[in-house]
Molecule: transfer RNA
Organism: bacterium
C1' cells in the first nucleotide's frame, strides 16, 4: 500500500425494512435483610441543567421529513494479501 470487519452510557452489548438511542447483563448508588460483610429482595442509574429543556452512536461533510443504520473523507483496532 491494497482488501475484509469493528468503532454505541463506566464495561460487555442489542438496536428488525433508515422511524422512540443507550434494550439485557455486569457494575454502581439508595433502603430492606445481617452483630457486621457476603449473598439475598425493592427502587433508581447516559451526559449538562434548579426546572423547563438541551447534547450524545471514533472525527467532520452529505443525503432524507427522519440517519447508530446510506453515500464521501480522516482517525483508531482486529484479520487477511503483497
Nucleotide at each position: 500500500g491494497c482488501g475484509c470487519a469493528g468503532g454505541u452510557g463506566g464495561c460487555g452489548g442489542a438496536a428488525u425494512u433508515g422511524g422512540u438511542a443507550u434494550a439485557c447483563g455486569c457494575g454502581c448508588c439508595a433502603c430492606c435483610u445481617u452483630g457486621a460483610g457476603g449473598u439475598g429482595g425493592u427502587g433508581g442509574u447516559g451526559c449538562c441543567g434548579a426546572a423547563a429543556g438541551g447534547c450524545u452512536u471514533g472525527g467532520g461533510g452529505g443525503u432524507u421529513c427522519g440517519a447508530g443504520u446510506c453515500c464521501c473523507c480522516c482517525c483508531c483496532u482486529g484479520c487477511g494479501c503483497a